[in-house]
RNA sequence: UGAUAGAGGCGCGGACGCCAUGAGUACGUUCUUCCAAGCGAGGUUCAGGCCCGGAAGGACGGAAGGGGGCUUCUGCCGAGGUUCUGUCCCUUCCUGCCUGAGGAAAGCGGAGCCGGGCUGUGGGAGAAGAUCCCGCAGACUGUCACCCCAUAAGGGUGGAGCGCUGUCGU
Numbered sequence: 001u002g003a004u005a006g007a008g009g010c011g012c013g014g015a016c017g018c019c020a021u022g023a024g025u026a027c028g029u030u031c032u033u034c035c036a037a038g039c040g041a042g043g044u045u046c047a048g049g050c051c052c053g054g055a056a057g058g059a060c061g062g063a064a065g066g067g068g069g070c071u072u073c074u075g076c077c078g079a080g081g082u083u084c085u086g087u088c089c090c091u092u093c094c095u096g097c098c099u100g101a102g103g104a105a106a107g108c109g110g111a112g113c114c115g116g117g118c119u120g121u122g123g124g125a126g127a128a129g130a131u132c133c134c135g136c137a138g139a140c141u142g143u144c145a146c147c148c149c150a151u152a153a154g155g156g157u158g159g160a161g162c163g164c165u166g167u168c169g170u
Base pairs, nucleotide, nucleotide: 001169002168003167004166005165006164009077011076012075013074014073015072017070018069019068027061028060029059030058031057032056033055034054035053042052043051045101046100047099048098049097050096080114081113082112083111084110085109086108087107091105092104093103094102115141116140118138119137120136121135122134123133124132125131143159144158145157146156147155148154
């Protein structure tokens, strides 16, 4: 230096299923009251077209997306995650419907950071005390280098996955 095979463990990703949350919410039907009387207002980014009166309360019925947890299966060990940025509007969303524009997400590309999970804490996201992200602190854990000890066991300091270990080769 190349190829190949591996290890870390509350390890990482994906899929099906189940569960709670969201929520007795949105929404639907019906009743009551109030406001408005249409050339108007409103209908959640903008423009055009079409369409629809609005609000509160009672009764009955009553979700889902999204975000999570767990089981099983599966692919894996920069697994993957996250931040910033570019690009594309094919897909989804931007809240009555359609069309167009614009934007966001996802996708794809580039760059930065992170060995791994856990706990605590500050901030942010979130409906949330779930969960996620960023920072800091702590111990734990795998690994390598150096050192102590007695060469074992154990301990100390430091490093980062662009690392580490085995095998074969140059």
The RNA shown here (Lysine riboswitch aptamer) has 170 nucleotides and comes from uncultured Dysosmobacter sp. Its mean pLDDT, the model's own confidence on a scale to 100, is 78. The RNAcentral record of the sequence draws on MGnify. The model forms 100% of the base pairs in the Rfam consensus. Taxonomically the source falls in Dysosmobacter (Bacteria, Bacillati, Bacillota, Clostridia).